[in-house]
Source information:
Large-subunit ribosomal RNA, half B from Lacunimicrobium album, 1176 nucleotides, folded computationally. The full RNA is in RNAcentral, with records from ENA. The coordinates come from a structure-prediction model, not an experiment, and the mean pLDDT is 85.
Context: one part of a larger RNA
RNA sequence: CGCUGGUUAAGGAACUCUGCAAAUUGGCCCCGUAACUUCGGGAUAAGGGGUGCCCACUUCGGUGGGUCUCAGUAAAUCGGCUCUAGCAACUGUUUAUCAAAAACACAGGACUCUGCGAACUCGUAAGAGGAUGUAUAGAGUCUGACGCCUGCUCGGUGCCGGUAAGUUAAGGAAGGGGGUGCAAGCUCACGACCGAAGCUCCGGUAAACAGCGGCCGUAACUAUGACGGUCCUAAGGUAGCGAAAUUCCUUGUCGGGUAAGUUCCGACCUGCAUGAAUGGCGUAAUGACUGGAGCACUGUCUCAACCGGCGACCCGGUGAAAUUGAAGCCGUGGUGAAGAUGCCACGUAGACGCAGCUAGACGGAAAGACCCCAUGAACCUUUACUGUAGGCUGAUAUUGUCACUUGACAUGUUUUGUGUAGGAUAGGUGGGAGGCGUUGAAGCGGGUACGCCAGUAUUCGCGGAGCCAUCCUUGAAAUACCACCCUGGACCUGUUAGGUGUCUAACCCGUGCACAAACACGGGAACAUUGUCAGUUGGGCAGUUUGACUGGGGCGGUCUCCUCCUAAAGAGUAACGGAGGAGCCCAAUGGUACCCUCAGCCUGGUUGGCAAUCAGGCGUAGAGCGUAAAGGUAGAAGGGUGCUUGACUGCAAGACUCAUGAGUCGAGCAGAGACGAAAGUCGGGCUUAGUGAUCCGGCGGUUCCGAAUGGAAGGGCCGUCGCUCAACAGAUAAAAGGUACUCUGGGGAUAACAGGCUGAUCCCCUCCGAGCGUCCAUAGCGGCGAGGGGGUUUGGCACCUCGAUGUCGGCUCAUCACAUCCUGGAGCUGGAGAAGGUUCCAAGGGUUCGGCUGUUCGCCGAUUAAAGUGGUACGUGAGCUGGGUUCAAACCGUCGUGAGACAGGUUGGUCCCUAUCUGCUGUGUCCGUACGAAUCUUGAGGGGUUUCUUCUUUAGUACGAGAGGAUUUGGAAGGACGUAUCACUAGUGUUCCUGUUGUCACGUCCGUGGCAGUGCAGGGUAGCUACAUACGGAAAGGAUAAGUGCUGAAAGCAUAUAAGCACGAAGCCUCUCCCAAGAUUAGGAUUCGUUGAGUCCCCUGGAAGACGACCAGGUUGAUAGGCUGGAUGUGUAAGGUCAGUAAUGACUUCAGCUAACCAGUACUAAUGGACGAACG
Repeated sequence: CGCUGGUUAAGGAACUCUGCAAAUUGGCCCCGUAACUUCGGGAUAAGGGGUGCCCACUUCGGUGGGUCUCAGUAAAUCGGCUCUAGCAACUGUUUAUCAAAAACACAGGACUCUGCGAACUCGUAAGAGGAUGUAUAGAGUCUGACGCCUGCUCGGUGCCGGUAAGUUAAGGAAGGGGGUGCAAGCUCACGACCGAAGCUCCGGUAAACAGCGGCCGUAACUAUGACGGUCCUAAGGUAGCGAAAUUCCUUGUCGGGUAAGUUCCGACCUGCAUGAAUGGCGUAAUGACUGGAGCACUGUCUCAACCGGCGACCCGGUGAAAUUGAAGCCGUGGUGAAGAUGCCACGUAGACGCAGCUAGACGGAAAGACCCCAUGAACCUUUACUGUAGGCUGAUAUUGUCACUUGACAUGUUUUGUGUAGGAUAGGUGGGAGGCGUUGAAGCGGGUACGCCAGUAUUCGCGGAGCCAUCCUUGAAAUACCACCCUGGACCUGUUAGGUGUCUAACCCGUGCACAAACACGGGAACAUUGUCAGUUGGGCAGUUUGACUGGGGCGGUCUCCUCCUAAAGAGUAACGGAGGAGCCCAAUGGUACCCUCAGCCUGGUUGGCAAUCAGGCGUAGAGCGUAAAGGUAGAAGGGUGCUUGACUGCAAGACUCAUGAGUCGAGCAGAGACGAAAGUCGGGCUUAGUGAUCCGGCGGUUCCGAAUGGAAGGGCCGUCGCUCAACAGAUAAAAGGUACUCUGGGGAUAACAGGCUGAUCCCCUCCGAGCGUCCAUAGCGGCGAGGGGGUUUGGCACCUCGAUGUCGGCUCAUCACAUCCUGGAGCUGGAGAAGGUUCCAAGGGUUCGGCUGUUCGCCGAUUAAAGUGGUACGUGAGCUGGGUUCAAACCGUCGUGAGACAGGUUGGUCCCUAUCUGCUGUGUCCGUACGAAUCUUGAGGGGUUUCUUCUUUAGUACGAGAGGAUUUGGAAGGACGUAUCACUAGUGUUCCUGUUGUCACGUCCGUGGCAGUGCAGGGUAGCUACAUACGGAAAGGAUAAGUGCUGAAAGCAUAUAAGCACGAAGCCUCUCCCAAGAUUAGGAUUCGUUGAGUCCCCUGGAAGACGACCAGGUUGAUAGGCUGGAUGUGUAAGGUCAGUAAUGACUUCAGCUAACCAGUACUAAUGGACGAACG
């Protein structure tokens, strides 16, 4: 010193994040118990009383009497309580090993699915669970007792239902086509039409996923806005609650509680961002949950002390570990990869241990978990991409009979056909001048079908002889008649594709006879099942992707091309440097030949004006050149006119540029042209942007290749087309997110802390002096500006550290600076005094206790002389704490489809290290100090101390109108701090005394002893202590600071200064106290010493002590023990006698006992040894 226990004066939560921990309470009996309540509870509520032993009585429950103690559940066992909130109803469950909770579960509520070979789940299947259950059952999801309730929205997504139409696969299929072939055929690619679910579409559904507005105006004070207007929406948040586990601003405002309340309670409503089964609001009871308050109680604290045990320490035995480049391992300042034991300088230091403390060794431990990076990983999510199990659906096979019915197609029969004009419902073309009619015309009546509502067609009946065409209109002339067709329909037949019903024999299920086979019977049935193919759905599952730059990363911005500046007079040249553009346009805005000259200004001139067109003049460009800028340009590249297509084909010497791939210029040759008389010019545009490699594929051409041959298919070549492949040298045809559950590899190449550099910001100072200050720049302030210093803020940079430099605050312990908060000394004052303001000197000492909050800070209460500012890794976690922040759990709000996220809130949540070196505090050993010793000293040097207040006297004086009220001097007291001590007071005092409970032992009684925390309780010696007592800071000297002076020149004055002299502070040096000759400069003095100074071992011990050491003593002895006496403490022993029925009491007896205390006394033990100066 630690751990674990015991006790504690006065105070009593002042401690602290928090009463953490500890203390209190406690058993049994009696009395008595509130709000609230689901009437069960709450409740052992709370609060009070009793409790031993003996005797008598007893209705065996008690009652009465006696008696002892400080205390009777005397020990042990053994709830602290109350009030008020939040959350969750409850008992339960959970992260074995940091979270026990508000999370999970729960009874209850609701929705959805499921009719039994059930849904659902497991399984490839068989099969199994569900269930030997059957909708009062089973499964899934949400909510979470109970009470009151649960609003609006179906636009989106999901689910359910519907299905006319659209779309839609395999498959089926009329038909035409390509290749080949003489052909038959074979083959290839198409393909009208038929063809499901799904999707589109139409509805429903929110206790499905979800969502639930804005602006403006308005009432007779103001304010507010019942009210109105307007926009939007699927609908605009109802009841309730509300600064909340949700409120940023915020410590909202008000009230309560407190001396003081960031917490708490009650309200308000301005709800950043409440809200109704993602349930809303209440709620008795319950809770190792989370807040707040009070009572009791206490060492939590003021403020610490003592004691027991176990460690530590010493001795004996045994005997690890991490760590370790090597070490002969100091301090300060500096330097330096930017914080040095090791470098430089200076200082300090004789050598080596032991016990301790942890400031440093960027200490140990763990290839940092934060951050970034990786064309890393893993899980998770989804409307990322691509698949896939499964589901749904169709086709086909298993797969059969019969009937009815529907569509399509074909042949045949039959019928339909309305623009306008027109007699009127004219399908088209052709033929055609006549056709039809007793086998019943016109007309009339009834029915059916179609319909453009006018009629057309057909049929039945009456009727009994005519009706129509060619004419008039018309693009087209008659259904007068005939033929062939078109459009839509009807019918017969055939083909084909479906639908419905029925049957039984495949197939399935059941029963019989059983849990096997076969058979029979019953039910279902060509469905289902199963196989193959196809469509759809499909985070259920899987594989992956999810860019780079970046003054860390993310967010933002950017990514290709052109022009300018940066760019430093060749080219080129970076930055998340400064400015702008492009991703086209033009058939003329191209080519050529010829001609012309602009903008602006002045003068003149009809409407006509500043500005229209006209004339004259000046006018190097101030214009124009499609498009940004630059360069260029009037001898045109600008402006016109004519003719035209060179905006050509095949090439190309040579250059520029240049990693490559690309890019740029280009005379000249050939062909065919345009313009020009010709020379000539022309392979787009004054120039520089207007863009995209390769693969893959399309189109046109082609004298190329053609898998035996001929063809074909296919390919090549030439031309051309398809990329915001814009992340623009383009990973794929095809790709987003989360991780706090995380992991790996790396990085101080890169962030958060700290250091470093810088000093914008910050703090401080100075200069200037506009102005304020009645007057007056400077008592006190000081605009606009200027110059510095510091390295405490916020930053910038990214230099050490990512094979780890632990991060806020508190506690503890400090240390330095001074830009001084107080105390000390001064100047000025717009200083009367007092109190102040401001400036200068000054770092010796000091610099409070509480309430709130994790807080630093801040606000508040009460004091004070004052309640300083900063540095020290925002000092200090190998010193403590762990409230905050910052892992894993959970809740709320907000965001997100989701996984999840939030410098938003909330509850909970493992802090390791035995010290090697340096350093520091102590304490020894060796050697040295030129002979060996003992004793006493000097003091170089170092360290400590250094304080402040109040009262009183001077004095109610100076001053002042008064109110008020000193300087100075003397005296007294006190606070804090420090040192010492234990006489007093107080604490402890497990070695002293006493009381007493339970139990055991000594055979019993008595008397004692053991154990139960020293059993508990009451006292207490020595010692150690503080809360006790005593003392300390003084006084004085020297040199000074700011400041104040004397004399006094330079400079005839002035001047405190230049020579000289003097004052002047808690500060400096002395003084004072302590250490101190390893002060290696090792000092001095006295005495002793081979005729042995002295020391050591050893022994007895000690208020000395970890061990060494130190001190007392060792028989010539009181060192320790013992004994005797005393002191002190306790409180009247045992035994005996007496009293009493007994418990018990009285007397003997202020007895007995009594540790460490004070003396005396050799009874016991201190026996016995060794070294030591002969060197120089």